[in-house]
Parts: sequence; C1' cells; structure tokens
RNA sequence: GCUUCAUCCAGAGUGGCGGAGGGAAUAGGCCCGAUGAAACCCGGCAACCGGACGUGAUCCGGUGCUAAGUCCUACGGCAGUGAUGCCGGCAGAUGAGGU
Repeated sequence: GCUUCAUCCAGAGUGGCGGAGGGAAUAGGCCCGAUGAAACCCGGCAACCGGACGUGAUCCGGUGCUAAGUCCUACGGCAGUGAUGCCGGCAGAUGAGGU
C1' cells in the first nucleotide's frame, strides 16, 4: 500500500510553550482562531487490543482521542408544493487481524 471485521449521536483543560493558522483530500458551504490557530509538553477521556489478580464502575501497558454527529453537502432512495427531513452508499478516521 491492498484487504477483512468492528466502531464512529457518549466522554475528555480557565495548564505550559508557541505565534497564524485550523476544521483529512477536491469543490461548495458553514465555523473555530490575537479573549491566542497548528505543532510540541503536561493534564484528561476511555473505544479497541495485550497483561495482572484483588475479577472490579479495578489496575498497568500499546494504540487512539481530547469544538461542532466523521462540522455539513457531493451518489442513490423515500417523504414533502417547498424550505427541508430521514435512510443507505461512496470517501474517511480508529482499533484488531490477513497479505
């Protein structure tokens, strides 16, 4: 990289550092940001996996996550005069396997 399976309406900062961006990619929206973005450190959360024995609302470790439903739409279906709503798909993210 490709692929299989599971999950994606919950949860998580008045910290340090930094100094202009950020919300995956393309497009269109809509947002966050000098009352301080990203990255990094610390803290926190608790989903998957592994381990321990005290078998638990437990602890330790690996990965992950820590604005908004995966921020929304894009393709299809259904409902609606319409605005719009709902469902599914695609794509994506994370974990654990396979190759």